[in-house]
RNA sequence: AAACUGAAGAGUUUGAUCCUGGCUCAGAUUGAACGCUGGCGGCAUGCCUUACACAUGCAAGUCGAACGGCAGCGCGGGAGCAAUCCUGGCGGCGAGUGGCGAACGGGUGAGUAAUACAUCGGAACGUGCCCAAUCGUGGGGGAUAACGCAGCGAAAGCUGUGCUAAUACCGCAUACGAUCUACGGAUGAAAGCAGGGGAUCGCAAGACCUUGCGCGAAUGGAGCGGCCGAUGGCAGAUUAGGUAGUUGGUGAGGUAAAGGCUCACCAAGCCUUCGAUCUGUAGCUGGUCUGAGAGGACGACCAGCCACACUGGGACUGAGACACGGCCCAGACUCCUACGGGAGGCAGCAGUGGGGACUUUUCCGCAAUGGGCGAAAGCCUGACGGAGCAACGCCGCGUGGGGGAAGAAGGUUUUUGGAUUGUAAACCCCUUUUCUCAAGGAAGAACAAAAUGACGGUACUUGAGGAAUCAGCCUCGGCUAACUCCGUGCCAGCAGCCGCGGUAAUACGGAGGAGGCAAGCGUUAUCCGGAAUUAUUGGGCGUAAAGCGUUCGUAGGCGGCUGUUCAAGUCUGCUGUCAAAGACCGAGGCUCAACCUCGGGUCGGCAGUGGAAACUGGAUAGCUAGAGGUCGGUAGGGGCAGAGGGAAUUCCCAGUGUAGCGGUGAAAUGCGUAGAUAUUGGGAAGAACACCGGUGGCGAAAGCGCUCUGCUGGGCCGAACCUGACGCUGAGGGACGAAAGCUAGGGGAGCGAAUGGGAUUAGAUACCCCAGUAGUCCUAGCCGUAAACGAUGGAAACUAGGUGUGGCCUGUAUCGACCCGGGCCGUGCCGAAGCUAACGCGUUAAGUUUCCCGCCUGGGGAGUACGCACGCAAGUGUGAAACUCAAAGGAAUUGACGGGGGCCCGCACAAGCGGUGGAGUAUGUGGUUUAAUUCGACGCAACGCGCAGAACCUUACCCGGACUUGACAUCGAGGGAAAGCCCUAUGAAAGUAGGGCCCCCAACUUCGGUUGGCCCAAAGACAGGUGCUGCAUGGCUGUCGUCAGCUCGUGUCGUGAGAUGUUGGGUUAAGUCCCGCAACGAGCGCAACCCCUGCCAUUAGUUGCCAGCGAGUAAAGUCGGGCACUCUAGUGGGACUGCCGUCGUCAAGACGGAGGAAGGCGGGGAUGACGUCAAGUCCUCAUGGCCCUUACGUCCGGGGCUACACACGUACUACAAUGGGCAGUACAGAGCGCAGCGAGCUCGCGAGAGUAAGCGAAUCGCAGAAAACUGUCCUCAGUUCGGAUUGCAGUCUGCAACUCGACUGCAUGAAGUCGGAAUCGCUAGUAAUCGCGGAUCAGCAUGCCGCGGUGAAUACGUUCCCGGGCCUUGUACACACCGCCCGUCACACCAUGGGAGUGGAUUGCACCAGAAGUGGGUGAGCUAACCGCAAGGAGGCAGCCCCCUAAGGUGUGGUUCAUGACUGGGGUGAAGUCGUAACAAGGUAGCCGUAGGGGAACCUGCGGCUGGAUCACCUCCUUU
Repeated sequence: AAACUGAAGAGUUUGAUCCUGGCUCAGAUUGAACGCUGGCGGCAUGCCUUACACAUGCAAGUCGAACGGCAGCGCGGGAGCAAUCCUGGCGGCGAGUGGCGAACGGGUGAGUAAUACAUCGGAACGUGCCCAAUCGUGGGGGAUAACGCAGCGAAAGCUGUGCUAAUACCGCAUACGAUCUACGGAUGAAAGCAGGGGAUCGCAAGACCUUGCGCGAAUGGAGCGGCCGAUGGCAGAUUAGGUAGUUGGUGAGGUAAAGGCUCACCAAGCCUUCGAUCUGUAGCUGGUCUGAGAGGACGACCAGCCACACUGGGACUGAGACACGGCCCAGACUCCUACGGGAGGCAGCAGUGGGGACUUUUCCGCAAUGGGCGAAAGCCUGACGGAGCAACGCCGCGUGGGGGAAGAAGGUUUUUGGAUUGUAAACCCCUUUUCUCAAGGAAGAACAAAAUGACGGUACUUGAGGAAUCAGCCUCGGCUAACUCCGUGCCAGCAGCCGCGGUAAUACGGAGGAGGCAAGCGUUAUCCGGAAUUAUUGGGCGUAAAGCGUUCGUAGGCGGCUGUUCAAGUCUGCUGUCAAAGACCGAGGCUCAACCUCGGGUCGGCAGUGGAAACUGGAUAGCUAGAGGUCGGUAGGGGCAGAGGGAAUUCCCAGUGUAGCGGUGAAAUGCGUAGAUAUUGGGAAGAACACCGGUGGCGAAAGCGCUCUGCUGGGCCGAACCUGACGCUGAGGGACGAAAGCUAGGGGAGCGAAUGGGAUUAGAUACCCCAGUAGUCCUAGCCGUAAACGAUGGAAACUAGGUGUGGCCUGUAUCGACCCGGGCCGUGCCGAAGCUAACGCGUUAAGUUUCCCGCCUGGGGAGUACGCACGCAAGUGUGAAACUCAAAGGAAUUGACGGGGGCCCGCACAAGCGGUGGAGUAUGUGGUUUAAUUCGACGCAACGCGCAGAACCUUACCCGGACUUGACAUCGAGGGAAAGCCCUAUGAAAGUAGGGCCCCCAACUUCGGUUGGCCCAAAGACAGGUGCUGCAUGGCUGUCGUCAGCUCGUGUCGUGAGAUGUUGGGUUAAGUCCCGCAACGAGCGCAACCCCUGCCAUUAGUUGCCAGCGAGUAAAGUCGGGCACUCUAGUGGGACUGCCGUCGUCAAGACGGAGGAAGGCGGGGAUGACGUCAAGUCCUCAUGGCCCUUACGUCCGGGGCUACACACGUACUACAAUGGGCAGUACAGAGCGCAGCGAGCUCGCGAGAGUAAGCGAAUCGCAGAAAACUGUCCUCAGUUCGGAUUGCAGUCUGCAACUCGACUGCAUGAAGUCGGAAUCGCUAGUAAUCGCGGAUCAGCAUGCCGCGGUGAAUACGUUCCCGGGCCUUGUACACACCGCCCGUCACACCAUGGGAGUGGAUUGCACCAGAAGUGGGUGAGCUAACCGCAAGGAGGCAGCCCCCUAAGGUGUGGUUCAUGACUGGGGUGAAGUCGUAACAAGGUAGCCGUAGGGGAACCUGCGGCUGGAUCACCUCCUUU
């Protein structure tokens, strides 16, 4: 000088958010275990389980200086020739007598919840050895073991008899301060041994003296022990009453000692909700672990105390025990036995078996420390000191250090460039801790000196040798530090939580690499922490779990103002104590550390003592602000009882009257011609009381409503007086307590569970209808529950306002009532601060505080089971666990959805026109078939789609025949007469085998040639794949949808997800524009810019055109000419709500009008936001991965894609007269053409053929447009409609029309007479109708893409269907309603309740029985010491009896565990069954209580709640 210093979070509920809330993780810990691995040392630790059983050895002896002695050993002596014998004489000493010890030390934790422990106290005790001081230690006696002899027994052991000693035993004497006492007195001891020794005595031994040790008596002390009290430390109330020696007293006994400790008598107490009793669990503490702390958990090692020693009981001895290595008895077990009887107790140290996930050597030594005995030497000591085993823990050290880039090889990976392993290795230099060997070698020893070391030749030191001998384990998806490849393919597996794995897995397994720790690393288990997740520090309860249905009130808790006093709480000083160890601080010792040693300190606990008196508390004296009382007013559906009233309903009677009534979505059951309903009159009965009536009133709540009367409770207001804290809350407890329900008796009009019938429906145990019983009503008594709600306990105080309304008082004013103000009490709404997760609350708090009570602690199981209480029952109250899940929940957000609402749009409906669905045919699809019928596309958004054209080819399929570096590409090497053409054989062809002809081209060239093109054969890299995955992808496309939307920046609001902007008022085709606005701007979309078309101008004028001029023809732009017009195709103009009027917000805009070719986007096209559908396509193409490689590749022939009972889609043609046939006569546009279009002419009925001009096309051709128009025939029929089908004969294309083309002619002449349910398109040059062209293409068009001709009808309107946009609302949906989700049934598994019982454990009561043993009685039997001369006595013992009593037994209860045929519900489990209950108005709003019913969810009745949507109304409030 110091004694302390200390606090982290994360993952997981959701589409996302905030909150609540559980689960899980990161830390530390251990007497640990398991897996893999393992070099050394130090220090610790090591049966947590069966207090299970134990073989063997050892763990308590010692003293000859207590004693008689002497078995064994040694010595001495003696005898004997010797063998050998004798001899306690000596050293000593087995066994024995005796003393002390054995009650310590060592072990264990079964029992024990208090006879224990911790802390602090107390009085009525004991105490061997030890210490101090006092006194004494005299004199006798009788036995007995050993031993001898005899005997019994298998043994253990025992008996008889004889001898003997003592510090063994017993008297006597003496007797203090001891004990007792009647105060006279009485009683009570002892032992000697050893060493030394002068005189004296003695034969001797010895006496005697002395010293030491011992012995006796008594006193004090120390230490130890016994006893008593207070306080403290555990779970259950589903344990609430317990107790008869029980509580106390008196007396006695007993003990070392107080005491019901025991007994007799008396009294009736004693303990307990501040938890008795009972049950379960447990040794307690110092301390240990954890924690910031407060706490929580634990009680190994070390230390203190207790308890136990095979189980139970008992005493003996002793200072001390009811005794671990003593005794007796009972029991279980084990062992020995000659079967008669005996022996034993490791929870001492080792060790064995067993149990178990698991816990060591049958070691060394008394050298040290300590203990017992002894005078001592010494002996004993499994206490202890050490060693051994075990990474079980803590601490320390090492496995090398420095250099070293060709960044080696190898491995892994790769985008093939590289990267990484990696300075790592190799290699060079160095060191020697460790290791091996050798040498030296302790301290620990203390005791005069000497001697003495288990550890141990250990620690340590020195030398030599040589990098030499030494690294693993776990992890790498997030939490959580660390990433790639391969394999696998919801398999195998992983996993602490979330979760990974279904073909590209950083999550499984392997590898490479990386991260972490390291002689260890992981896992499992435990406890604390994190967890403020039991909240004292430090939580909550409106909606998340949580306020008792309400009130009265007991105990308890808390309590107004002012004095005085006490000092219990409180504060403070001092004292004692809280063992040591540990923790903390400072030093010191092992090389450091762990470890050990020494010294020191704070807080705190308990007790004692002194002080203070503010506060709390006690006592006392007062006060009036809390509370209460008296008086006067006042409102009220407050309660109970009685009386009265009218309307309505139903029923009955009578009249009038006739065919219906009633009921519903529509009906039916039902009622009615036997007269209903309707209507009139009369009567009866029961229940409920319209209007007033009101977020109005009253009541504690439940609840209370016609009028009047009686009785009665409470509140509010006003003014004074009185009492004087009398108050608040309230565990238990009492009372009240809707509806339903129960019992008994009444009553019964209406309504109406159950029930019957009718409907609805797939069913309908429902919703709807017709009936209808309990019940609903009254009286008396039960029940005691509700969404009994404000989901908000009661009381008090404080903290802005505004505005309604009920009651009372009052100011002003007035004649008065109003109006306008003020106060108190109640009841609503909106709001400040504040609070809240948010919603919201906000003087009626969910704000700020105080007091008291109740309640919560994840979801399910479950408000269930069991137990108990209550109840007539129904049931109510109290109220778990196993098991299971990682969530369950609250509020708010964005979407989506609704059989929610509002606004708006669209050929969405409606209004129209024409179709489809019926027929035949074409075509596509499904299905079926097949060797194959290739593949894809599947609601809209697949199905005349990919296919803009399958006879071969195509072609991907099937059958068969062939090829294998290949039909095609690249590379290297070799050869060549290039390629090519022709021919032969064989074949279906491809191909196979062979022959002949043919002497190439290009570039370069040094003219030799080289290279390349091309071909050939072989081998290899590779080619090839319409094989798989469109759910690995790119690209492209469809669709919502040409719908008007989708977003961003900054700002603002919100804890946040998010909101605002984008909503609102108008307007638009439009998020188009205007106005407003915490928003201001911007982007992608809309619109515009682009193309076609409609008008005009201009430029240009052939192949186009022809007005005027000329020529010309039968006619004709045919020719000259012209470019005016048409046209062609370039460039411009034009339309903007620009103008006028009206409306509108002076706006945007709308309506009407003018002008104009065109008017409000003029018409059409192209153009497709953010995104959705894992939409479509791997068979267009591209492409990752996988797969095939003499085949899943390639070639060829043939077949198939064209099949055909059937079903669907899309079309064509029709069913006819608005038509068909025939004849005649007009008018387009847009296209296409050289392997082509093909005029003209000839032939053919025709398809077409032959020949052939023109034209690469504003020139020629295809090319006659058709409907239309004119004329004529047909006259309503299966036809002069319709054209399928079939026969015959042909044409054309093409190697080839059989399967399987198109067309022509003749003949044939089917169905079909306008189409069921249903359904499609279209709003103007549209629908409808008519033809023409093109792509593909040898040929093939009813399809597709284009073109023009003719050319309508209708739209009142937005209720409904469908789709969409915006706003709003509800939601349990978010894979988003094709969502979610409930219950029965069936199956599997799991735990659990009941259960006739069965088996254990424990315990109460009653009784039987009763060992050993203490005590008591008796003691005829036996008996040494004392008395007595003796007889005998005293005393003692055996035996017997009595009390108590362990085990045991019987009976009957309680508690608890296990098990049990069968049975009840519960939980869990990818794809089972039945329904659809709930979430939206969930399609009958839901839910709560209760009752009945039903396969099930559920349904219905009665009462209640809003935690119900929607519309309307009322009231109140806010804003303008």

This is a predicted structure of a 1520-nucleotide RNA (small-subunit ribosomal RNA) from a Deltaproteobacteria bacterium.
It matches the Rfam family "Bacterial small subunit ribosomal RNA".
The sequence is in RNAcentral, with records from ENA and SILVA.
The coordinates come from a structure-prediction model, not an experiment, and the mean pLDDT is 85.